[in-house]
């Protein structure tokens, strides 16, 4: 130089003029209104709404089934399907990437179509061995040969009537023993023990989940037809002198699948039709697993201490318009000057950790890899 | 702003605990009619919302996108 890998930040700058908005001070109005100052005002994804938490309520949250979720170890978190870190498999010449990665010798299931046979395997064609004139039958064989995603471990040698882990050497697997690591596993030795594949089939194992969501949820009122059908309950039996006594039963609602259990319980529940404060206000609403910096611990992910800063809260819903000048691109141009255009993807709505998807383009790395030159 | 559900021809549905995608309608050609329509009778152009993954094989499992539909205050 050139192609690449990995991490990480940015995500137009400046100025003038002209609105929008949250606080907070002051001046006028006097129930939300004006006008001056002063200070905040979009993101790395504010996105999708895919997880996990806070936070609120629904018994201060019960117990069992039923269902969901996860899924190699080991740590880290508030918690996670997220992070780091390493096993182990795959992909790259490499720097490095990617893996929903527990069990198929626990069980049920499927494995279309081809094929002789598709899992308690199988004898179509060959091969061998009896028989037989011959065709053919009878046995024996899984080393060829066909068929398929996939055919009872693979290569090679011995072996045999052929032939087969039936013996044997090396591999690959499983298992038992010893080492070695918290572990997932790795390394040796042993043993012919050889077992199809599918769990993003059901299943089994380990773990782990109560539901519901700021329209959560709390306070602040009027108003009408405080309405109209339906259905189920305000109770049922039995005695009996008709007001007593005894007995069994609550409907429906909460715990947001089902049982049981526990509260509550005289009215509920559906469907139509009404009302209803500015499509009501106020709080919840922004100070937090918080942002920078410094030392520490740790391979990292994180964590600990210390300093220090306050950094959006709106409600039909603010954060924007222009104009100059710069900067990047494109386009006219051979070029250069000039001149026109353009400015990625996108916009908070309880909040936080993460994923995932979009993204014009730029910078950094005293990180690395591969190829080419040259010294 | 939350919450649930659905995407198969040109429209409406059905195959979904995996086996190579059907029905009706609609359309094209032809027959009947002077023509049209209705009828019979042949067509097959055309489809699994997009990528990706599991698997021998995916509409059907599983991931992520993408579109499109429903509900949701308070008296109560």
């Nucleotide at each position: 130089c050139g192609a690449g890998g990995c991490a990480g930040a940015c995500g137009g700058g400046c100025g003038g003029c002209c609105g929008c908005u949250g606080c907070g001070c002051c001046g006028g109005g006097u129930u939300u209104c004006c006008g001056g100052c002063g200070u905040g005002g979009a993101g790395g994804a504010a996105a999708g709404u895919c997880c996990g938490g806070g936070c609120u309520c629904c018994a201060g949250a019960g117990a069992g089934c039923a269902g969901g979720g996860c899924g190699c170890u080991g740590g880290g978190u508030a918690a996670c399907g997220c992070c780091c870190a390493g096993u182990c498999g795959g992909g790259g010449u490499g720097a490095c990437c990617c893996g929903a990665a527990g069990g198929a010798a626990a069980g049920u299931g499927c494995c279309a179509c081809a094929g002789a046979a598709a899992u308690g395997a199988c004898a179509c064609c060959g091969c061998c061995g009896g028989u037989g004139g011959a065709a053919g039958c009878c046995g024996g064989u899984a080393a060829g040969g066909g068929u398929g995603a996939a055919a009872u471990g693979g290569u090679g040698g011995g072996g045999u009537a052929a032939g087969a882990g039936c013996c044997c050497a090396c591999c690959g697997g499983c298992g038992g023993c010893c080492g070695g690591g918290u572990g997932a596993c790795c390394g040796g030795u042993c043993g012919g023990c050889c077992a199809g594949g599918c769990a993003a089939a059901c299943c089994c194992c380990g773990c782990u989940c109560g539901g519901a969501g700021c329209a959560a949820g709390a306070c602040c009122a009027a108003a009408u037809a405080g309405g109209a059908a339906g259905g189920c309950g305000u109770u049922c039996c039995g005695c009996c002198u008709c007001g007593g006594c005894g007995g069994a039963u609550a409907a429906g609602g909460g715990c947001u699948g089902c049982u049981c259990g526990c509260c509550u319980g005289a009215g509920c529940c559906u469907u139509c039709g009404g009302g209803u404060a500015u499509c009501g206000g106020u709080c919840g609403c922004u100070a937090g697993a918080g942002g920078c910096g410094c030392c520490g611990g740790g391979c990292a992910a994180c964590c600990g201490g210390c300093g220090u800063c306050c950094c959006a809260g709106a409600g039909a819903g603010a954060u924007g318009g222009u104009c100059g000048c710069c900067a990047u691109c494109c386009c006219u141009c051979c070029g250069a000057a000039g001149g026109g255009g353009a400015u990625a993807c996108a916009g908070a709505a309880c909040c936080c950790g993460g994923c995932u998807u979009a993204c014009a383009g730029u910078c950094u790395g005293c990180c690395c890899u591969c190829g080419g030159c040259c010294c | 702003u939350g919450g649930g559900g659905c995407g198969u021809g040109g429209u409406c549905c059905a195959a979904c605990c995996g086996g190579u995608a059907g029905g009706a309608c609609a359309c094209c050609g032809c027959a009947c009619u002077g023509u049209u329509a209705a009828u019979g009778c042949g067509g097959a152009u055309g489809g699994u919302g997009u990528a990706g993954g599991u698997u021998c094989g995916a509409a059907u499992c599983c991931u992520a996108c993408c579109g499109c539909c429903c509900c949701a205050g308070c008296c109560a």
Predicted 3D model of RNase P RNA and transfer RNA as a complex of 451 nucleotides.
Rfam match: Bacterial RNase P class A. Rfam describes the family as follows. Ribonuclease P (RNase P) is a ubiquitous endoribonuclease, found in archaea, bacteria and eukarya as well as chloroplasts and mitochondria. Rfam classes the family as a ribozyme. Gene Ontology terms of the family: tRNA processing, ribonuclease P activity and dimeric ribonuclease P complex.
The coordinates come from a structure-prediction model, not an experiment, and the mean pLDDT is 77.